[in-house]
RNA sequence: GAAGUCAGCCAGACCGCCGCUGGUACAAGUCCCGAAAGGGCGUACUGGAGGAAGGUCCGGACUGCACAGGGCAGCGUAGGAGGUAACACCUCUCCACCGCAAGGUGAGGAUCAGAGCAACAGAGACGAGCCGAUUCAGUUCGGGUGAAACGGGCAAUCUCUACGCGCAGCAACACCAAAUAGGCACACGUUGACCUGGCCCGGGGAGUGUGCGGGUAGGUGGCAUCGAGCCGCUCUGGCGACAGGCGGCCCAGAGGAAUGGCGGUCACGGUUCCGAGUCGCAAGACAAGGGGCUGCACAGAAUCCGGCCUAUCGGCUGACUUCACAC
Numbered sequence: 001g002a003a004g005u006c007a008g009c010c011a012g013a014c015c016g017c018c019g020c021u022g023g024u025a026c027a028a029g030u031c032c033c034g035a036a037a038g039g040g041c042g043u044a045c046u047g048g049a050g051g052a053a054g055g056u057c058c059g060g061a062c063u064g065c066a067c068a069g070g071g072c073a074g075c076g077u078a079g080g081a082g083g084u085a086a087c088a089c090c091u092c093u094c095c096a097c098c099g100c101a102a103g104g105u106g107a108g109g110a111u112c113a114g115a116g117c118a119a120c121a122g123a124g125a126c127g128a129g130c131c132g133a134u135u136c137a138g139u140u141c142g143g144g145u146g147a148a149a150c151g152g153g154c155a156a157u158c159u160c161u162a163c164g165c166g167c168a169g170c171a172a173c174a175c176c177a178a179a180u181a182g183g184c185a186c187a188c189g190u191u192g193a194c195c196u197g198g199c200c201c202g203g204g205g206a207g208u209g210u211g212c213g214g215g216u217a218g219g220u221g222g223c224a225u226c227g228a229g230c231c232g233c234u235c236u237g238g239c240g241a242c243a244g245g246c247g248g249c250c251c252a253g254a255g256g257a258a259u260g261g262c263g264g265u266c267a268c269g270g271u272u273c274c275g276a277g278u279c280g281c282a283a284g285a286c287a288a289g290g291g292g293c294u295g296c297a298c299a300g301a302a303u304c305c306g307g308c309c310u311a312u313c314g315g316c317u318g319a320c321u322u323c324a325c326a327c
Base pairs, nucleotide, nucleotide: 001323002322003321004320005319006318007317008316009315010314012266013265014264015263016262017261018260020048021047022046023045024044025043026042029041031040032039033038050298054309055308057307058306059305060304061303062169063168064167065166074165075164076163077162078161079093080092081091082090083089094108095106096105097104098103109160110159114158115157116154117153127150130143131142132141133140173221174220175219176218183212184211185210186209187208188207194204195203196202227250229249230248231247232246233245235244236243237242268295269294270293271292272291273290274289277286278285279284
C1' cells in the first nucleotide's frame, strides 16, 4: 500500500424569530365547557424520539380469570457447561462444515420401541431376493448400476425421550358516573292517583311518585421520579457472558395522538464551471483552491422492560489476518 475479518461509535452543529407538548413554582375568576364525574384558560423556569421508536417473532413485569395445584391434549426447545427475572437470547467450549487466514455457519438427543420414505440409473430400493457359474445340499464364488444392493441412510415425516409452557391481554384491569330502556323495594291509586295553564265543573284516565341497583356514553387512574433504571471506574471475582463494590444522575409521555416551521452561518456528499500549478514535443492527463445548482438515509415513542429479525445516505475509531513493496 491492497484485499479482508471482528468489535465499537456518530446519525449534522450553532444563532435568531414564531409555535406544540409534559413537569414545577407563582397567580386568576361571581371565569369557560360539562347534568355530574371531571377538564380547560396566564406568566416564569425547565424536560421533550430511536439505533432501530419498526416487524409484533420470542421472553418477562403487571392485571383479571378460583390462591393456577395435578392429569390429558396441544405448542415449543434439544451437544456439554454456564449467565439471566426469563428466553428460542447471550457466553465459553466440543464436534461437523466453509475460508490460505483473521474468522464464519450449524433445528448438532434417539433409527437395537414402532411406522413411513428414497429422484435418475438399475433386473431388483427396503421385503427379501435377482442374474451367472458351481455344489450331494441356498453349498460356494462372482455381478454392472447407484448416494445407498442386505447392510445401512433420513427424525427439517410420524414417533420416542428429556425439559418448558394454565388462559387472556393496557381495547388488561380499578374507580367515578348521564340520558334512555329493563329490574327491585316502598307509598298512593277505579271509593279515580295522575293529566287537562292556578281553582271549580266537564273531559281523558291505569298507573303515578320516591328510593335503590347493574351495565352503556363520558371521565379519572393504570402511565413514566426510584427501577431487572441510566452513566462512569487504573476497584473485586470470573477465560467470558455476567455478578458485586464505589461515585454520580433522575432522563419524553400524548390520547387522533406534542417533539415542529421559517431565516442565516458553518460542516458533509453529488454534479457542473473556473482554475494557480505539475507532467508531457504535442494531443492530453493530474490538480491545491474557488463559484453555481442540488442533496442530507432508514424511519416517528403509545403500559413498561430484555432479546431477535428486518430497514438504513454518508462517515469515524480500534484490534486482527493474508498478500505485495522498502529498509